[in-house]
Molecule: transfer RNA
Organism: Dorea formicigenerans
RNA sequence: UGGCAUGUAGCUCAGUGGUAGAGCAACUGGCUAAUAUCCAGUGUGUCGCAGGUUCGAUUCCUGCCUUGCCGA
Numbered sequence: 001u002g003g004c005a006u007g008u009a010g011c012u013c014a015g016u017g018g019u020a021g022a023g024c025a026a027c028u029g030g031c032u033a034a035u036a037u038c039c040a041g042u043g044u045g046u047c048g049c050a051g052g053u054u055c056g057a058u059u060c061c062u063g064c065c066u067u068g069c070c071g072a
Base pairs, nucleotide, nucleotide: 001071002070003069004068005067007065010024011023012022013021018055026042027041028040029039030038048064049063050062051061052060
């Protein structure tokens, strides 16, 4: 320098145009003498950044950035 992939909750990841989700973790309450287990409840996110297309974008397009792989 070129190509490909990746970026979504604290972590690991779903989500192929129509109100952003799961598991784990965390918090609150119940239970207990207490802790753990168990039961009930709680999502707090500018969907990497900026623009474009569209009635509508996490999703499609363009540029840039992070990380990884390959090539020169």